[in-house]
RNA sequence: CUUAUCAUGAGCGGUGGAGGAACGGGUCCUGUGAAGCCGCGGCAACCGCAUCUGUGCGUUUUGCGCAGAUGAAUGGUGCCAAGUCCUGCGGCGGUUAUACGCCGGAAGAUGAG
Numbered sequence: 001c002u003u004a005u006c007a008u009g010a011g012c013g014g015u016g017g018a019g020g021a022a023c024g025g026g027u028c029c030u031g032u033g034a035a036g037c038c039g040c041g042g043c044a045a046c047c048g049c050a051u052c053u054g055u056g057c058g059u060u061u062u063g064c065g066c067a068g069a070u071g072a073a074u075g076g077u078g079c080c081a082a083g084u085c086c087u088g089c090g091g092c093g094g095u096u097a098u099a100c101g102c103c104g105g106a107a108g109a110u111g112a113g
Base pairs, nucleotide, nucleotide: 001113002112003111004110005109006108011040012039013038014037015036019029020028021027023088024087025086026085041080042079043078046076047075049071050070051069052068053067054066055065056064057063084107089104090103091102092101093100
């Protein structure tokens, strides 16, 4: 940089000591102990794996690519307060004006390339 997903789900102990929830604004969590680190446990199922279906290529066959369905979770990542906690830009609805609701985008996170 490209692409897919982001309303689900899943925590205890030790260590550590004050911060954390990306950033700004909110709003929250936190000495009934934050972040970080370690151990164990769990969630999910992106890659990988297995089976099947369709399709393309090759072909004697084995096979390879792409798309989809199902399954296990022993492999590679990820994750385990709150919808990506809400919002940040634009549009629409709504209101006298707010409030509020919906859609899209941006940003961010994770996987794969």